[in-house]
Context: one part of a larger RNA
Molecule: small-subunit ribosomal RNA, 3' major domain
Organism: uncultured bacterium
RNA sequence: UGACGGGGGCCCGCACAAGCAGUGGAGUAUGUGGUUUAAUUCGAAGCAACGCGAAGAACCUUACCAGGGCUUGACAUCCCAAUGACCGCUCUAGAGAUAGAGUCUCUCUUCGGAGCAUUGGUGACAGGUGGUGCAUGGUUGUCGUCAGCUCGUGUCGUGAGAUGUUGGGUUAAGUCCCGCAACGAGCGCAACCCCUAUUGUUAGUUGCCAGCAUUAAGUUGGGCACUCUAACGAGACUGCCGGUGAUAAAUCGGAGGAAGGUGGGGACGACGUCAAAUCAUCAUGCCCCUUAUGUCCUGGGCUACACACGUACUACAAUGGCUGUUAACAGAGGGACGCUAUACUGUGAAGUAACGCAAAUCCCAAAAAGCAGUCUCAGUUCAGAUUGCAGGCUGAAACUCGCCUGCAUGAAGUCGGAAUUGCUAGUAAUCGCGAAUCAGAAUGUCGCGGUGAAUACGUUCCCGGGCCUUGCACA
Numbered sequence: 001u002g003a004c005g006g007g008g009g010c011c012c013g014c015a016c017a018a019g020c021a022g023u024g025g026a027g028u029a030u031g032u033g034g035u036u037u038a039a040u041u042c043g044a045a046g047c048a049a050c051g052c053g054a055a056g057a058a059c060c061u062u063a064c065c066a067g068g069g070c071u072u073g074a075c076a077u078c079c080c081a082a083u084g085a086c087c088g089c090u091c092u093a094g095a096g097a098u099a100g101a102g103u104c105u106c107u108c109u110u111c112g113g114a115g116c117a118u119u120g121g122u123g124a125c126a127g128g129u130g131g132u133g134c135a136u137g138g139u140u141g142u143c144g145u146c147a148g149c150u151c152g153u154g155u156c157g158u159g160a161g162a163u164g165u166u167g168g169g170u171u172a173a174g175u176c177c178c179g180c181a182a183c184g185a186g187c188g189c190a191a192c193c194c195c196u197a198u199u200g201u202u203a204g205u206u207g208c209c210a211g212c213a214u215u216a217a218g219u220u221g222g223g224c225a226c227u228c229u230a231a232c233g234a235g236a237c238u239g240c241c242g243g244u245g246a247u248a249a250a251u252c253g254g255a256g257g258a259a260g261g262u263g264g265g266g267a268c269g270a271c272g273u274c275a276a277a278u279c280a281u282c283a284u285g286c287c288c289c290u291u292a293u294g295u296c297c298u299g300g301g302c303u304a305c306a307c308a309c310g311u312a313c314u315a316c317a318a319u320g321g322c323u324g325u326u327a328a329c330a331g332a333g334g335g336a337c338g339c340u341a342u343a344c345u346g347u348g349a350a351g352u353a354a355c356g357c358a359a360a361u362c363c364c365a366a367a368a369a370g371c372a373g374u375c376u377c378a379g380u381u382c383a384g385a386u387u388g389c390a391g392g393c394u395g396a397a398a399c400u401c402g403c404c405u406g407c408a409u410g411a412a413g414u415c416g417g418a419a420u421u422g423c424u425a426g427u428a429a430u431c432g433c434g435a436a437u438c439a440g441a442a443u444g445u446c447g448c449g450g451u452g453a454a455u456a457c458g459u460u461c462c463c464g465g466g467c468c469u470u471g472c473a474c475a
Stems, first nucleotide, its partner, number of pairs: 001475002004471002007469007015459002019423005026314008034305002042053002064300007073125001077124002079121006088103006106115003127289002130287003136283002138278003141274001143272001148187006154163003167178003193266004198234007207224003212221002237260001240254005316416001320375006333364003338357002342353004382413001387408007429451007
């Protein structure tokens, strides 16, 4: 000087408390451990691994296993020789890779050749999701959006170092003010950026419709006032008033205002810590393999199942289930190898025909929680696992191993021990909608809006953190 203390002081955070909803019990989905297996590829491991890499394993992916093949190689460059093709199509053998046969068949040219392609050969080499994240780059997590981390000059100290950065106030903040052997400065804080809340101007189609006409319908004429869209502006600054304060910084209350003291949300992550994660995104040193640890193919596996854990979904019902009416109100997205109106067929998943739309125009698209009737507290008209049968869709192909529909079947479950999680407002809870990935395959992920609470006395205690100080068996 740091680190540490079941030392002290001050302060903060959904940290506790006050509340609301959960998890832990059940079934299922999914990840992990373990076990099993020819293989169940690999990585991630307290917080900060475990619906994580994976925004989507039937083949492919795929790295694993079994078997069948190749060895200058599936891919790249160079050299030599041969050929004029290669590719494509058809047939045969084969599980296929592959092998054979048939068919088809180059360009330019000064005719010397050149280019290109294929095959063969030779070696230089290719190749490796093989090892090392404790050799590395890059990227990322975490403490933590915590308020800290430092430097120059000066001064003090023999020196390590100190000072500044401590003190009095204040703040979300090393934020600002005052004081001071310090005076300044840098990286952080804040602001500048984006969305949202109010409004003006400009613009008026595909959007909108107040008044006029018209229609089944903003459908059409007409209009751009309104809504909306999207570009540029305005607006909030403790600016104004009063109290407190040290005449400061600031803080409390008020006015005006759509919004008030950082208005709400996002992006943004200082010096560093964890030899944290990643050699399997990529790049890369060294080591290792080279008729195999490379590469091609078929089939299997990653989907196993006594069990244990994490994360979710669905329930255990009456604030509910079912049936009917089908009545109203969103936002944000996506659409051409696509979204599909409408009509018909089917109980349905869906099928057939087919309009419109590269979309403020057309489509996905029905928003759901609402209302009426019924059920009357039961393992039920709750719950839906499991299983049987019959079908539909995608795709060469749904056996291992997809999703969906109909009929039948109708398991556990009556609110969950110890323990434990999230959340302070348009939040929690609850309700539906969309997208990426994607042929098909979400209860996951990322977004979107609808309805919409309760509680916070307070900082004694638990956890984490900041500043000052003290002790010190640690460096």